Small-subunit ribosomal RNA from an uncultured organism, 1454 nucleotides, folded computationally. It matches the Rfam family "Bacterial small subunit ribosomal RNA".
[in-house]
RNA sequence: UAGCGGCAGGCUUACACAUGCAAGUCGAACGAGAAAGUGUGCGCUUGCGUAUACGAGUAGAGUGGCGCACGGGUGAGUAACACGUAAACAAUCUAUCCUUUGGUUGGGGAUAACUACUGGAAACGGUAGCUAAUACCCGAUAAGUCUGAGAGGUCUGCGGAUUUUUCAGAGAAAGGCGAGACACGCCGGAGGGUGAGUUUGCGUCCCAUCAGCUAGAUGGUAGGGUAAGGGCCUACCAUGGCGAUGACGGGUAGCUGGUUUGAGAGGAUGAUCAGCCACACUGGGACUGAGACACGGCCCAGACUCCUACGGGAGGCAGCAGUGGGGAAUAUUGGACAAUGGGGGCAACCCUGAUCCAGCCAUGCCGCGUGAAGGAAGAAGGUUUUCGGAUCGUAAACUUCUGUUGGGAGGGAAGAAAGACCGUUUUAUAGACGGUGAUGACGGUACCUCCUUAGCAAGCACCGGCUAACUCCGUGCCAGCAGCCGCGGUAAUACGGAGGGUGCGAACGUUGCUCGGAAUCACUGGGCUUAAAGGGCUCGUAGGCGGUUAUGUAAGUCAGAUGUGAAAUCCCGGGGCUUAACCCCGGAAGUGCAUAUGAAACUAUGAGACUUGAGUAUGGGAGAGGGAAGCGGAAUUCCUGGUGUAGCGGUGAAAUGCGUAGAUAUCAGGAGGAACACCGGUGGCGAAGGCGGCUUCCUGGACCAAUACUGACGCUGAGGCGCGAAGGCGUGGGGAGCGAACAGGAUUAGAUACCCUGGUAGUCCACGCAGUAAACGUUGAUCACUAGGUGUAGCGGGUAUUGACCCCUGCUGUGCCGGAGUUAACGCAUUAAGUGAUCCGCCUGGGGAGUACGAUCGCAAGAUUAAAACUCAAAGGAAUUGACGGGGGCCCGCACAAGCGGUGGAGCAUGUGGUUUAAUUCGACGCAACGCGAAGAACCUUACCUGGACUUGACAUCUCGGGAAUUCCGUUGAAAGACGGGAGUGCCUUUAACGAGGAAUCCGAUGACAGGUGCUGCAUGGCUGUCGUCAGCUCGUGUCGUGAGAUGUUGGGUUAAGUCCCGCAACGAGCGCAACCCCUAUCUUCAGUUACCAUCAGGUGAUGCUGGGGACUUUGGAGAUACUGCCCCGGUUAACGGGGAGGAAGGUGGGGAUGACGUCAAGUCCUCAUGGCCUUUAUGUCCAGGGCUACACACGUGCUACAAUGGUAUGUACAAAGGGAAGCGAUCCCGCGAGGAGGAGCUAAUCCCAAAAAGCAUAUCAAAGUUCGGAUCGGAGUCUGCAACUCGACUCCGUGAAGUUGGAAUCGCUAGUAAUCGCGGAUCAGCAUGCCGCGGUGAUACGUUCCCGGGCCUUGUACACACCGCCCGUCACACCAUGAGAGUUGGCUGUACCAGAAGUCGUUGGGCUAACCCGCAAGGGGGGUAGGCGCCUAAGGUAUGGUUGAUGAUUGGG
Repeated sequence: UAGCGGCAGGCUUACACAUGCAAGUCGAACGAGAAAGUGUGCGCUUGCGUAUACGAGUAGAGUGGCGCACGGGUGAGUAACACGUAAACAAUCUAUCCUUUGGUUGGGGAUAACUACUGGAAACGGUAGCUAAUACCCGAUAAGUCUGAGAGGUCUGCGGAUUUUUCAGAGAAAGGCGAGACACGCCGGAGGGUGAGUUUGCGUCCCAUCAGCUAGAUGGUAGGGUAAGGGCCUACCAUGGCGAUGACGGGUAGCUGGUUUGAGAGGAUGAUCAGCCACACUGGGACUGAGACACGGCCCAGACUCCUACGGGAGGCAGCAGUGGGGAAUAUUGGACAAUGGGGGCAACCCUGAUCCAGCCAUGCCGCGUGAAGGAAGAAGGUUUUCGGAUCGUAAACUUCUGUUGGGAGGGAAGAAAGACCGUUUUAUAGACGGUGAUGACGGUACCUCCUUAGCAAGCACCGGCUAACUCCGUGCCAGCAGCCGCGGUAAUACGGAGGGUGCGAACGUUGCUCGGAAUCACUGGGCUUAAAGGGCUCGUAGGCGGUUAUGUAAGUCAGAUGUGAAAUCCCGGGGCUUAACCCCGGAAGUGCAUAUGAAACUAUGAGACUUGAGUAUGGGAGAGGGAAGCGGAAUUCCUGGUGUAGCGGUGAAAUGCGUAGAUAUCAGGAGGAACACCGGUGGCGAAGGCGGCUUCCUGGACCAAUACUGACGCUGAGGCGCGAAGGCGUGGGGAGCGAACAGGAUUAGAUACCCUGGUAGUCCACGCAGUAAACGUUGAUCACUAGGUGUAGCGGGUAUUGACCCCUGCUGUGCCGGAGUUAACGCAUUAAGUGAUCCGCCUGGGGAGUACGAUCGCAAGAUUAAAACUCAAAGGAAUUGACGGGGGCCCGCACAAGCGGUGGAGCAUGUGGUUUAAUUCGACGCAACGCGAAGAACCUUACCUGGACUUGACAUCUCGGGAAUUCCGUUGAAAGACGGGAGUGCCUUUAACGAGGAAUCCGAUGACAGGUGCUGCAUGGCUGUCGUCAGCUCGUGUCGUGAGAUGUUGGGUUAAGUCCCGCAACGAGCGCAACCCCUAUCUUCAGUUACCAUCAGGUGAUGCUGGGGACUUUGGAGAUACUGCCCCGGUUAACGGGGAGGAAGGUGGGGAUGACGUCAAGUCCUCAUGGCCUUUAUGUCCAGGGCUACACACGUGCUACAAUGGUAUGUACAAAGGGAAGCGAUCCCGCGAGGAGGAGCUAAUCCCAAAAAGCAUAUCAAAGUUCGGAUCGGAGUCUGCAACUCGACUCCGUGAAGUUGGAAUCGCUAGUAAUCGCGGAUCAGCAUGCCGCGGUGAUACGUUCCCGGGCCUUGUACACACCGCCCGUCACACCAUGAGAGUUGGCUGUACCAGAAGUCGUUGGGCUAACCCGCAAGGGGGGUAGGCGCCUAAGGUAUGGUUGAUGAUUGGG
């Protein structure tokens, strides 16, 4: 969310239950036997009473028989012969049923019902009396049966079974119906069938942190008991039995056929259906019976519920419904015995919540429908859009059909045939056949027909990837999503909504569970050098595995056979419901178990044989192999004595310390302990740990050689025994040196460290304990096989030699390199990590944790064994590329060093921060923001603020109307603007003309739109900065690698350079470097005016002034030159480097332009462009005024200085490069000056700006706050401009501040450079200490140790946002799970004891006692029984343990 039908299915608390029903039946076993009512009488006719008949031998009750042990429910318990499977019973029973056989006789005494009396509230009784039976008892009979005794046969698993025969004893019965017969019933026996009981093999969950368990326990003998074997029980005897192939203990659980998953092997599971078991409120017990220790029976105990008159009683839904409770959660207090089945009965029939049906629930499976065909103007509408369209979409509307379902009406089943009765057949009332009449809960249901209308019937989830399906809007790390990865911080296909789409469809999603994928417990089918994982190492028990050969057996193995493997299910083939699900029939399968037969290769086993595995003997040599004793020298320290004097010692540097009481140094003597230099070696030995002076004694193992012997004696090895470094512990020694702890001195922010001076345990010895290490080759042991090369140690052989070497070769050990193979790679590689075999140990994501608890060991320290909760999505290995390193190597750079000059101190200028403000517009922030955007803010600019105005707008296009250009004036206002008036029509086309139309333009109106220096540079383009003019960055093909990637690009040289050379599994190529381009330096040539002037001529006071010239300078075109070209040396005959010659210039001559792949989410939305968002009488536009110029302060960049290498004054010399028409502006005049007046010339190699300045010469100043310095301030001016108040520049006069070279720190620069001097330009009305240019004068570098930055190679890495990384621990706060904890409190359970109901059994039975016996009777006997006692025993109690939960102040770690 929901239309219909079919078939199925449907409590979790074995919790408690109201009510109804779920097991009765038989009169053909028996006795007794109503009532209501009706009829007829009687009493007096009305009421009423009474008799009688029917009701009726009926109802109900009782005795008796059979049934109630079936059917139905549930899964608590149970880890067990409970279940499954296959067997056994020669150790058993079996009512009813079938077959068969034999019998059915004579008696007797009671008793319930009933009647009377009586107790009790009730339940239920008591006493007396009557009575029947198919109830009970006794006797007779006895084929067979059982018991005892004896004899013979057969079989056998030797236990026994079976059969024949003789004798003795025990032991049965019931009748009813019917006219009768038959039949039925009853009793004994045999056989069958069915069902049950018992036993056995095999199979059947987890924990070893459960390792020992057991006293009826194991067995025997005897007895008891049972249907039956048995310690099942009892007495006695023995001491057994079980257990690492898991006993005992704990936890969990009904088992199976099956179900589910899987390719299978396996895994999980045990609903419905079926088989078995167990249970029936909990615990115990027996009775009856064929069968029970009994769901709807009994007794007892307990808990609970109910009734009660308080004395006492009743009850058991885990039957069907139903109720409460619990829970996420599961139905009606229905109908019927019509069918199937069951009980009883001769039967009719009765009973049956078994069953068959119906009801509820989409809980599952299956089927059907919600319409079909046509229909493009591709409607409206929605969504979207690049505005064209696209899409929902033939979808709808509309037309034509159909009628499942629904509604109405009509018809209408199958399931039913037995039984009964009648008949036929028959020996038969068996069975079969024929006939008659009857029986349906479901249900007037299924189904069929007709009528009716497209009418009443579609949703859910999803759309980032996995995974089929995409866009818009909203939101803005919010709200939310999420199975995993992960989405969301303003353009979200991932959130929410919408449109569209995808999937499934009366359902669809979610959650939970199981298997799969997972070869991720690996039998099929994994691993252990470094990822988790080889035990520290030997020896060795059990076990596992095991050489060659012949032979026997047949346990394993193999073959076919037999039995079984229930049915259902699965599979296959048919069939029935309209189909399917479902149901029915048949088949196959069931991999298993058992039995018997056969085979004999292999394994096994019996008894043999063999020698190659293994071992023994003989002869050798090697060795730090082990244990014990003794000996030796060097050195350290200490002691004694001598010499000797002021230091020694120690460190990066010091100090503590030692020393004038004589140290250190040195000589001699002595003492004592420990360790053994050289040899010494990836040399040797040992199982490992480990072992090092020499000698002796004792002793283990390996190796080599040659023969002989034993004859598989072998390998591995769970547990177990032993060994086991350092450190540690105990007892006793010893103690030189060293040296934890400790003390002192240093270092340091601190320094419980590193360094120094001392120094105790310890280190050493003996005897014990401990038992761990990165105990590592991080590689278990053994055996076999599989290319080599080269060392080394031990022992041999061969050849040769006088001999020793050399050389060849065998075995054993120990190294390196390397092939196949292997490995994730690294690597390993005959000493395997290769190929095989055997055995052992170990692993299964990280953390928690090798921890807690428990156990064992230990004196302790601790060791061994060894979890879980919780938590994370990783942890880890090997290799790759980068980045990084207070790693290494090589190299470069004004990077350092060597220098020069600055900044940081002063005043001012300018920018920034901060503060202030109405506003002080905005951007830029390490280098790489801060004289930056801005090459120039008084207005404008201007974006900001205040105020005044406008709204299709200042600007663009379109539409409509009018005038049309244009220009002048007035009023008002701060202006913008508002209002009004005047003049004035032109151009083009057309027309005869009027007129009409058009282009530029103006005004008005309408809306589309304009506009935005509003936001986002983290949505972008473009442009730019930076690393960096650093030398790098890549590609194609090939090759190598599983791959990421590598190679090329590394290496040896060299360069400024990935520049070049050589080498090389690389060969080439591209972007960068260099060169090509521009300027500059030299020369040639051509051309010359406005430039130049050597020669010639002319002229002037003077001047290239004039003629002229084309020489020079110069201008600007074209060229040349430089290339390591030449010489010498070095170097690989190279590249190249060093030196030299020549040359204007020499090794890229100098400078510029030129900026690889990329990095910094670098900068810019305020140059421009642009997505999205925002705004639209305002964030747009216009105007006036103000602000960007503020000022306690801080920083950056500059200017001027502090003076004598200087200032001032006078005179005097030499540039380059530029600019100039709204311009530059000469001569001359005026002004102290800025400047003014005036205007020649110049569109500029012609004229002007224009004076170059430092310099040089002379004079003066004499070390001072000055003749330095010029800030600040006062006054007076000039210029520009509409306008210099806020807020311009300059001039003159006056004033004359700070400042005497600048702390820490820091910047620039390597040649025409730094420094210093002036000149010009852009912007610009005006405004330059800034910026961009120009020339004049004109200085220092040993070198690469260090700082900074960069390049290449290499190395380590736990980094990759890449060291500004990553990351560790304490502490603080909150929370989670867990351990310990004085304890507290539950569950389960053991042991000992007390007490002991009911009950069986035993015993007793003095009370009571019909049947039988004796007896005439009384009575007695026999038997029985109430009761008593005993054993056992449930619940209960006491004490003490075990185990497992919960909880606990505090505390531990995670």